[in-house]
Small-subunit ribosomal RNA, 5' domain from Ruminococcus sp. MLG080-3, 507 nucleotides, folded computationally.
Context: one part of a larger RNA
RNA sequence: UGGCUUGCGCUUAACACCUGCAAGUCUAGCGGAGUAUUUAAACGGAAGUCUUCGGAUGGAAGUUUGGAUACUUAGCGGCGGACGGGUGAGUAACGCGUGGGCAACCUGCCCCAUACCGGGGGAUAACAGCCAGAAAUGGCUGCUAAUACCGCAUAAGCGCACAGCGCCCCAUGGCGCGGUGUGAAAAACUCCGGUGGUAUGGGAUGGGCCCGCGUCUGAUUAAGUAGUUGGCGGGGUAACGGGCCACCAAGCCGACGAUCAAUACCCGACCUGAGAGGGUGACCGGCCACAUUGGGACUGAGACACGGGCCAAACUCCUACGGGAGGCAGCAGUGGGGAAUAUUGCACAAUGGGGGAAACCCUGAUGCAGCGACGCCGCGUGAGCGAAGAAGUAUUUCCGUAUGUAAAGCUCUAUCAGCAGGGAAGAAAAUGACGGUACCUGACUAAGAAGCCCCGGCUAACUACGUGCCAUCAGCCGCGGUAAUACGUAGGGGGCAAGCGUUAUCC
Numbered sequence: 001u002g003g004c005u006u007g008c009g010c011u012u013a014a015c016a017c018c019u020g021c022a023a024g025u026c027u028a029g030c031g032g033a034g035u036a037u038u039u040a041a042a043c044g045g046a047a048g049u050c051u052u053c054g055g056a057u058g059g060a061a062g063u064u065u066g067g068a069u070a071c072u073u074a075g076c077g078g079c080g081g082a083c084g085g086g087u088g089a090g091u092a093a094c095g096c097g098u099g100g101g102c103a104a105c106c107u108g109c110c111c112c113a114u115a116c117c118g119g120g121g122g123a124u125a126a127c128a129g130c131c132a133g134a135a136a137u138g139g140c141u142g143c144u145a146a147u148a149c150c151g152c153a154u155a156a157g158c159g160c161a162c163a164g165c166g167c168c169c170c171a172u173g174g175c176g177c178g179g180u181g182u183g184a185a186a187a188a189c190u191c192c193g194g195u196g197g198u199a200u201g202g203g204a205u206g207g208g209c210c211c212g213c214g215u216c217u218g219a220u221u222a223a224g225u226a227g228u229u230g231g232c233g234g235g236g237u238a239a240c241g242g243g244c245c246a247c248c249a250a251g252c253c254g255a256c257g258a259u260c261a262a263u264a265c266c267c268g269a270c271c272u273g274a275g276a277g278g279g280u281g282a283c284c285g286g287c288c289a290c291a292u293u294g295g296g297a298c299u300g301a302g303a304c305a306c307g308g309g310c311c312a313a314a315c316u317c318c319u320a321c322g323g324g325a326g327g328c329a330g331c332a333g334u335g336g337g338g339a340a341u342a343u344u345g346c347a348c349a350a351u352g353g354g355g356g357a358a359a360c361c362c363u364g365a366u367g368c369a370g371c372g373a374c375g376c377c378g379c380g381u382g383a384g385c386g387a388a389g390a391a392g393u394a395u396u397u398c399c400g401u402a403u404g405u406a407a408a409g410c411u412c413u414a415u416c417a418g419c420a421g422g423g424a425a426g427a428a429a430a431u432g433a434c435g436g437u438a439c440c441u442g443a444c445u446a447a448g449a450a451g452c453c454c455c456g457g458c459u460a461a462c463u464a465c466g467u468g469c470c471a472u473c474a475g476c477c478g479c480g481g482u483a484a485u486a487c488g489u490a491g492g493g494g495g496c497a498a499g500c501g502u503u504a505u506c507c
Stems, first nucleotide, its partner, number of pairs: 006375002008372002010337001015335003019332003024079003029076002032073012048057003086290003095215008105207002110203008118152001120150002127142006158183005164177005188195002217261002224252002228250004233245002266286003269280004292313004315326004343369001345368003351365001352363004382412004392403004416448001419442004426434001451496005456477003462491005473478001
């Protein structure tokens, strides 16, 4: 220490968290509830009109029931909450990288093809009533629906069992074609345009598993291992496998470093270097792992699941003391730790994701804005003329020399900032947070905008005074003890420049 653009911003306590938001959506799957509007029927009878004063006519408000439409809402049901976002604790491992393999596998939504969607049943939430509890929540009774659940029918194709033929493979076997037996499906909605459901085959995508090679340090760690190594048989899995179990054998790994200890997510990449190498793994991208700590599962195509559930533990909170609630390593934000790292902002306008037929809803992903010279890039802080050269300052051999065309003065210009006016693209018909932003135009004033380090050698840049081995400087050599270009100040000079130096780390 002015401005703009763009990138980045807890390296420490994977410490603890107030508050708000971060995952919902579908009524074109289903039955309700509430509100409003409207409509039909029943009840109801006001005002008004007529009157022979007895009444007649007239039909409003309102109530009940049914229907329709719109909105809101809890519940059943479907899909999504396994993506997206965060962090790097653990992990030295098939975790990652790279190259292969599965004749040992799965794959919702999506695409293609083939066949089908017939006919029944019993419940249950919501709701109503009652009860328990401070609450969280729970219990009993009764009613009801479905694309919820359960039988039945059907089976081109499919699974399983048995047997056959052909082709292929080193092989466990694989592929194809027949036969017999046996087994298993489904759901409808609709605004009539469509949207769905079931089975099978193929594709695409995503995943699972196996193997070769590579992947830090220590031998002041030399032995390690009993489900251990292999076999046979089983159970289990989508699938192979001691992954698990019974039995049998006694193996297996190791100085080409097992085991143990310590450290550490890995890579594309990034920094440095002529290269070979060395160092790092922030941001962005790929993989892995984790979600207060530990464990085990459910649901599901997919999880052993950050904002799901259960158990245990620590911690925090509520309590009527009986019992309950919670999990920011999501975005902001707070305390704490630390040398040190930001706003409790705006918007779904764009891109992408989830749901929906759609309209649309949700989205702290994302797009933007704010803060920080933290880094990188670019620009400005003026330009021309102007004296044998003002003043001041420094120095001096007192003549002069330097600062120095520098200033003043004169003539210009207007980048940036400031003022005024106009004003986007980003958005396909509509729809813009950014934003009256970027950008353009006009007028206006040299005004508002320069510092830091160094000057003995390395290493570009010198004199004076002060100090006197003192005070100090210092990256190395070294300097200072009375003429210090090395200390301090001044003048001058050199180098960088909105930065400049120092320190730390790496090459």
Overview:
The prediction has a mean pLDDT of 83.